[in-house]
Context: one part of a larger RNA
Molecule: large-subunit ribosomal RNA, domain IV
Organism: Patescibacteria group bacterium
């Protein structure tokens, strides 16, 4: 000095990105009490609080009453620390075997779309299998992601579905005329109009389909603001909600709240750099080895470090 434990005056988170790490409380049983919320089940063992040992007599056999000892009677060991807010994920569940468990994956649940059965869909050169010994209350795909209240406005582009017309278009059919050769028949090449399928254009339709959802003046009897009114652009100009957010650049915005002081935290306000409605919005009980901040209690994180034990570093051999 380093690694496993142990105990520790006072004083308690001053410690640190952060109570990391420790410890302590509380635990078992019984008895009292037990909040806000809430899907009425829960939250809840909420929190908090009180007893417990032994002898003698009682006794309805549940227990009472009286006395004794310890620092201490769940006497040993073994057995939850709590509360308060808030973001994310509704929940049990899964996951990067070996740095990431998580707010990601799933999930039930909710939409759209494909499929009439020799089913779409997959695997297979094919037989033939899966689907499924199933039949649209089924079976694939795909986005969403419990519940609760919702899910606004664009079909111009891209994609999908639909359209007996119309343009444009391949091989084929077609053969109008033309060339080469030959005395000719005839071989031989080229060839116009016409005819001709999806496609493509074209016209509808469809966003819980891939997506998108403006800009410049002016204007109100004090100042400011601007319901208001022009104009120019778009297919339409962002609805409800929510808002410095797991998004806010300026920014530690301001302002209230906690602290003797808060770049973090909550409440709010809106000038949304660059929030927005199934690439879901906004709540949300419960639930979480999830993230954040705050607060008991209680501790060697600390202030400050001291002693012990055990295994190593040292030393001899």
């Nucleotide at each position: 000095c380093c690694c496993u434990c142990g105990u520790u005056a006072a004083g308690g988170a001053a410690c640190u990105c952060g109570g990391c790490a420790a410890u302590a409380c509380a635990g078992c049983g019984a008895c009292c009490g037990u909040a806000a919320c809430u899907u009425c089940g829960g939250g809840a063992u909420a929190a908090g609080g009180u007893c417990u040992g032994c002898c003698u007599c009682c006794u309805u056999c549940g227990g009472g009453a009286g006395g004794c000892c310890g620092c201490a009677g769940c006497a040993a060991a073994a057995g939850a620390g709590c509360c308060c807010a808030u973001g994310c994920g509704a929940c049990u569940g899964u996951u990067u075997a070996u740095c990431a468990a998580a707010a990601a994956c799933a999930c039930a649940g909710g939409u759209c779309u494909g499929u009439g059965c020799u089913a779409a869909a997959u695997c297979g050169a094919a037989a033939g299998a899966u689907g499924a010994u199933g039949u649209a209350u089924a079976c694939g795909g795909a986005c969403u992601g419990a519940c609760g209240c919702c899910u606004g406005c664009c079909c111009g582009g891209u994609g999908c579905u639909g359209g007996a017309a119309g343009g444009u278009u391949a091989a084929g059919u077609g053969g109008a005329g033309g060339g080469g050769u030959g005395c000719a028949a005839g071989c031989u090449c080229u060839g116009a109009a016409a005819u001709g399928a999806a496609g493509c254009c074209c016209c509808a339709g469809u966003a819980a389909a891939c997506g998108g959802c403006g800009g410049c003046a002016g204007u109100a009897a004090c100042u400011a603001u601007a319901a208001c009114u022009g104009u120019c652009c778009u297919a339409a100009g962002g609805u409800a909600g929510c808002g410095a957010a797991a998004u806010u650049c300026c920014u530690u915005g301001u302002c209230g709240g906690g602290u003797a002081a808060g770049u973090u935290c909550c409440g709010a306000c809106c000038c949304g750099c660059a929030c927005g409605a199934a690439u879901g919005g906004c709540g949300u009980a419960a639930c979480g080895a999830u993230a954040u901040g705050g607060g008991c209690a209680c501790u060697g994180u600390c202030u400050c470090a001291a002693c012990g034990a055990g295994g190593g570093a040292c030393u001899c051999g």